[in-house]
RNA sequence: AGAGUUUGAUCCUGGCUCAGAUUGAACGUUGGCGGCAGGCCUAACACAUGCAAGUCGAACGGUAACAGCAGGAGCUUGCUCCUGGCUGACGAGUGGCGGACGGGUGAGUAACGCGUAGGAAUCUACCCAAUAGCGGGGGACAACCCGAGGAAACUCGGGCUAAUACCGCAUAAGCUCUACGGAGUAAAGAAGGCCUCUAUUUAUAAGCUUUCACUAUUGGAGGAGCCUGCGUCGGAUUAGCUAGUUGGUGAGGUAAAGGCUCACCAAGGCGACGAUCCGUAGCUGGUCUGAGAGGACGACCAGCCACACUGGAACUGAGACACGGUCCAGACUCCUACGGGAGGCAGCAGUGGGGAAUAUUGGACAAUGGGCGAAAGCCUGAUCCAGCAAUACCGCGUGUGUGAAGAAGGCCUUAGGGUUGUAAAGCACUUUCAGUAGGGAGGAAGAGUAAUUGGUUAAUACCUAAUUGCUUUGACGUUACCUACAGAAGAAGCACCGGCUAACUCCGUGCCAGCAGCCGCGGUAAUACGGAGGGUGCAAGCGUUAAUCGGAAUUACUGGGCGUAAAGCGCGCGUAGGCGGUUAGAUAAGUCAGAUGUGAAAGCCCCGGGCUCAACCUGGGAACUGCAUUUGAAACUGUUUAACUAGAGUGUGGUAGAGGAGAGUGGAAUUUCAGGUGUAGCGGUGAAAUGCGUAGAUAUCUGAAGGAACACCAGUGGCGAAGGCGGCUCUCUGGACCAACACUGACGCUGAGGUGCGAAAGCGUGGGUAGCAAACGGGAUUAGAUACCCCGGUAGUCCACGCCGUAAACGAUGUCAACUAACUGUUGGCCCCUUAGAGGGUUUUGUGGCGCAGCUAACGCACUAAGUAGACCGCCUGGGGAGUACGGACGCAAGGUUAAAACUCAAAUGAAUUGACGGGGGCCCGCACAAGCGGUGGAGCAUGUGGUUUAAUUCGACCCAACGCGAAGAACCUUACCACCCCUUGACAUCCUCAGAACUUGUUAGAAAUAACUUGGUGCCUUCGGGAAUUGAGUGACAGGUGCUGCAUGGCUGUCGUCAGCUCGUGUCGUGAGAUGUUGGGUUAAGUCCCGUAACGAGCGCAACCCUUGUCCUUAGUUGCCAGCACGUAAUGGUGGGAACUCUAAGGAGACUGCCGGUGACAAACCGGAGGAAGGUGGGGACGACGUCAAGUCAUCAUGGCCCUUACGAGUAGGGCUACACACGUGCUACAAUGGACGGUACAAAGGGUUGCAACCUCGCGAGAGUAAGCGAAUCCCAGAAAACCGGUCGUAGUCCGGAUUGGAGUCUGCAACUCGACUCCAUGAAGUCGGAAUCGCUAGUAAUCGUGAAUCAGAAUGUCACGGUGAAUACGUUCCCGGGCCUUGUACACACCGCCCGUCACACCAUGGGAGUGGGUUGCUCCAGAAGUGGCUAGUCUAACCUUCGGGAGGACGGUUACCACGGAGUGAUUCAUGACUGGGGUGAAGUCGUAACAAGGUAACCA
Repeated sequence: AGAGUUUGAUCCUGGCUCAGAUUGAACGUUGGCGGCAGGCCUAACACAUGCAAGUCGAACGGUAACAGCAGGAGCUUGCUCCUGGCUGACGAGUGGCGGACGGGUGAGUAACGCGUAGGAAUCUACCCAAUAGCGGGGGACAACCCGAGGAAACUCGGGCUAAUACCGCAUAAGCUCUACGGAGUAAAGAAGGCCUCUAUUUAUAAGCUUUCACUAUUGGAGGAGCCUGCGUCGGAUUAGCUAGUUGGUGAGGUAAAGGCUCACCAAGGCGACGAUCCGUAGCUGGUCUGAGAGGACGACCAGCCACACUGGAACUGAGACACGGUCCAGACUCCUACGGGAGGCAGCAGUGGGGAAUAUUGGACAAUGGGCGAAAGCCUGAUCCAGCAAUACCGCGUGUGUGAAGAAGGCCUUAGGGUUGUAAAGCACUUUCAGUAGGGAGGAAGAGUAAUUGGUUAAUACCUAAUUGCUUUGACGUUACCUACAGAAGAAGCACCGGCUAACUCCGUGCCAGCAGCCGCGGUAAUACGGAGGGUGCAAGCGUUAAUCGGAAUUACUGGGCGUAAAGCGCGCGUAGGCGGUUAGAUAAGUCAGAUGUGAAAGCCCCGGGCUCAACCUGGGAACUGCAUUUGAAACUGUUUAACUAGAGUGUGGUAGAGGAGAGUGGAAUUUCAGGUGUAGCGGUGAAAUGCGUAGAUAUCUGAAGGAACACCAGUGGCGAAGGCGGCUCUCUGGACCAACACUGACGCUGAGGUGCGAAAGCGUGGGUAGCAAACGGGAUUAGAUACCCCGGUAGUCCACGCCGUAAACGAUGUCAACUAACUGUUGGCCCCUUAGAGGGUUUUGUGGCGCAGCUAACGCACUAAGUAGACCGCCUGGGGAGUACGGACGCAAGGUUAAAACUCAAAUGAAUUGACGGGGGCCCGCACAAGCGGUGGAGCAUGUGGUUUAAUUCGACCCAACGCGAAGAACCUUACCACCCCUUGACAUCCUCAGAACUUGUUAGAAAUAACUUGGUGCCUUCGGGAAUUGAGUGACAGGUGCUGCAUGGCUGUCGUCAGCUCGUGUCGUGAGAUGUUGGGUUAAGUCCCGUAACGAGCGCAACCCUUGUCCUUAGUUGCCAGCACGUAAUGGUGGGAACUCUAAGGAGACUGCCGGUGACAAACCGGAGGAAGGUGGGGACGACGUCAAGUCAUCAUGGCCCUUACGAGUAGGGCUACACACGUGCUACAAUGGACGGUACAAAGGGUUGCAACCUCGCGAGAGUAAGCGAAUCCCAGAAAACCGGUCGUAGUCCGGAUUGGAGUCUGCAACUCGACUCCAUGAAGUCGGAAUCGCUAGUAAUCGUGAAUCAGAAUGUCACGGUGAAUACGUUCCCGGGCCUUGUACACACCGCCCGUCACACCAUGGGAGUGGGUUGCUCCAGAAGUGGCUAGUCUAACCUUCGGGAGGACGGUUACCACGGAGUGAUUCAUGACUGGGGUGAAGUCGUAACAAGGUAACCA
């Protein structure tokens, strides 16, 4: 510090996710030790049991228990009982101090509660210091005794009694009050010691003395109460709140200021700087995270607050409205004799419950601290320790070295090896920790006692301080630590390995099982599932889950944005607020600097120290960014004073304008009405129809009526803030601009709320209504057509008044002002020059174009900014849900405004790029159409396919590009299929062992394979060992498979397409994908060539080179040829000969737009012409770029993986592939006279032939047979070419057309023609009379037509391939159909239009709104009620201290009453949660239904209201 994820790819925007750190954690799994820390986050839920606050006998009366002592009794002679407060002590009680601390919890609380800084009107037990005092009396009440009630808790009556309990009196101020005269107010003793003085006898009392206690006052320390400034969560879908409320006067009350309380008076107080209300929450030091700023949190530790079952209340006290106190009410639990009582773990343990989840009913007061006490001491679940759990952090260990035969085993493998791996074993060492044994600190300071020396004192007592000696105190604890012993001995797991993210293979599984943080894996070769081997990471842990911060600049103060991605209010005016020109002075609020105080400790940081280190502990420092006070500075901001004129405004004179409002007025056109002329249609559409018209339309003429809108001018022209504004005239009126001067003197900008304006549609009332026209009606279209088109037509559109308040209200661009290159058009104005022009120049206000810098993701913007800086406002924070629900306020309504959440997805979006596509455009090509010729589709047959059938009808091929295709040829074989029989190292290959030559004759059984028997036969080479070949048997490695996967593959092939394209290097442009080149202007069959050009070159394609054909030449001359010469024949190159010609087959020539003219740009090229056998690639062929179709083929072959192995392999014979209601493709033959049949007569090319072609001759009607010459072929044979031509015949008919089908007889091939061959002859003589919709081929030696040959092959073509003969028609042209190429445009497509995608309906699930209501919570208001308590009043009852004139009084208690008030009750509202028949929309879901709305001109452009 970043990364993954939207796309075919790119850049941006933007969300989601990950890597880090952390935790009071939990869960899974594993687990050796120690140190140190923390451990109910949930039910402030309920609690059994024990403990957690007592102590003081040196305050008191005392003696229940224990011990001692003394006395007594009984006797069993060591036991029991009794008595005695005498002693140590001490239950209960009186009294004092403490139970207000310590400990727990976080419910409540949004508050002076907390934090920080200050303040004045206060209190303070114990403690410290100081001053003064401590005199003298009195009356009670507990305990106790007696009696009574009650189940109990407990209570009542009578009697006795003490005090440091209580009450007077005295004294008293430096205390309090005061009218300044004065008045008032306190106390308590206890313990130890001593007899110097006094009294009596020792001894004690008085007394003295010491210590502690007590009273009053002052001061201090620490503590507590109160007040104030500032800070302290979210919600405005909470906007108004408040009557003791705000203030005053007086009184009361309090420790104390104060409406704290009351009476009276006034009417205030708080609030947009967020009152009130609602929700949530203890606050802080700090903790976690972060670079920081921030964000989140507030366990442990520390400070403060609040609470103690819930609510209320006071008492006592220095302190409480009191956790382990009291009273009352309530709920709950327990006891009960039913009458009544008892209780409060949010103390420590512990229990139940809740929960994912959190420990022992432990030890000790040894230490620290607290309470009481004079002290010893007692108490202390505070505390110190131990226990439990890897909960966190830190440390240690589980060995170390050596060790290659790189062991075995595992895993993988290309079978060689690799890896696990120096890892193990082996050898040599060590012993931390754990174990056993032994030793052994520190935490202990004190306390008691004795002595000595001081202090006090009359005192050598007492008491007290110091010193010394002695005795003594440890829960932890088997402590830490040290030593010895033994032995590698007791000690490693967890997660992950597709990318992010370090780490890869095999097997299993087969969209199943499963994984997953995001993207996504899994449908038979899964590095992603499960297992294994290996690896990576961390390690006594490791993962997962949850949570916080970070990354996230994804709320942006630091540090973001708003033209198109989310985002500028539709536009003005203007309040608060924010901001504000120039100069000078003053001030010092902001600002800056210094100082002082504070900012608790702990924590963080730095430097040290202590545990072996570390965690941890500890000392010092720094820091605590803050607040307050104070002293300065004066630039800037503020405030204030005085001025200025550049901002803003006013005045004067002009200018342009659809700016606004009102009134009037004009012509053209539509329509209607009236009249005239006139006759059969008009109108409308793609085509029609509805409609109008013989009752006279349309058309045309004249006249009239009425409403609405204003042609031309007219213009990226004008005006206005926006919406918007258009005939002309008048009236009223707003703003802008220009010029020059004068004036005011910052008067300004923006603008939350507020307020006004605001298209169209819509609403209300009243008018108006020509045209147009939602709704509606009709006609068409259509599968449907609630649409598009047509005929009608009402609201509405118009006017007046009033609402509505929204639009894609757009420049998708808030307002204001400043600055920043040029050029050009235009509106309004002023100035100057002028050749006086419709000219030129300068300036200014608007409005456009283009463009530099700059900006931008890009597109683009660019002085009219989206640039550079500023001021203010509004708005945004992923998509959907949703601009929706609820609530509020607005509206007559429609609705608008404000405006969520649950849930759901991993995207949604912007710009640009390359393709593809378009019922977009342009250019161009092709038998693509058109123009023609001939077919197919109808018939019969052949052949292939589908389907059906079958035991099997083997398999493959399926739009073009499957279907006379693989198959250039299924009777057996082929053959892969079916049923039967048969073989198992195999029909075929290699290796090993043994035996035998190989091989062969015959017989029997059988369908054959095969089996049994049998005959003949001993080969070849040799170094004499043997070897080669071959057969049989055996064993195991293996063979074999036309079994599966062409979607695992190679190779081959088809197709687009013989279309002209497809790319690269370097350079340049672009952030980039990419572009450029390859586009453009011409041209071409062609990316062919030329020109231009940020491109320059190049490659694969095109063309050419190759073959063939067309002309000529040269060479050669047999088997071919024969002109001339000669011979010969009935005839024939038959023969001699020739080498001219044809031909053969080798080599050359030739054609290149080369020449001429024209066009073109001086080009390329095109057009025409000449010459030429051939002319513009002469004709034909081979040749097929990058790629597309997961195209075809595992059945040509090869091949990965899977599968079969006495069978899915091999053999044999038979059957099947040839089936047949049917459908389709491709063909053949026809339907006839351009013909059929008969007779006659011509002319080819290219092939094939020894397992062959076969002449002549004979036979047969014929297929053919017999015999046999020739020929391995320019020699012989197949081999008669046919159409054509010449004759005559048939005469338009199912025929002298057509030949299917069937019967009979044959021929040939072949082991074999039954299933199932071809051919021949005789007989038979079907359909068919030119073929519906539709559809195919062909542009010249082509179509059409005619025959010939070959491959395959024993035989078997109407197929295929090849050959020649005869030999046309037409092409105006590119509008349309199909296919293709280039450029461009749109796109929401990229699996690429066979794309994408919308809505209803149906089904399932989820959350949510409404809903008659129903049930809870909280709360306002109005009432009722009123426990305990406190205050007030009260003489009903009672009454120790004091006073008394003895009557009583003062005072008190109880009772009564009243004010306040908790619980409770009633009524009525508000708010919130849950639930609810039914219902609304929303979301999600695999393949459902209906249509096709959007994306292309999406087939009616889309979209907004």